This is a predicted structure of a 72-nucleotide RNA (transfer RNA) from a Tepidisphaeraceae bacterium. The prediction has a mean pLDDT of 82. RNAcentral records the identical sequence in 3 taxa. Its Rfam family is "tRNA".
RNA sequence: GUGCUGUUAGCUCAGAGGUAGAGCACUCCGUUGAUAACGGAGAGGUCGAAGGCUCGAACCCUUCACGGCACA
Numbered sequence: 001g002u003g004c005u006g007u008u009a010g011c012u013c014a015g016a017g018g019u020a021g022a023g024c025a026c027u028c029c030g031u032u033g034a035u036a037a038c039g040g041a042g043a044g045g046u047c048g049a050a051g052g053c054u055c056g057a058a059c060c061c062u063u064c065a066c067g068g069c070a071c072a
Base pairs, nucleotide, nucleotide: 001071002070003069004068005067006066007065010024011023012022013021018055026042027041028040029039030038048064049063050062051061052060
């Protein structure tokens, strides 16, 4: 340099063009003599960046950034 692939909650990951979710972690409550476990509730995201298409984009298109793999 070329091709492919990934980027979504603190972490690991889902997510069909129609208002973004799970598990773990965190906070509160219940339970206990106390903890763990368990049950309930809650907080936490401008979906890597910028443009474009669209009535509507995490999702489609273009460019860029960063990581990974392959080739040279």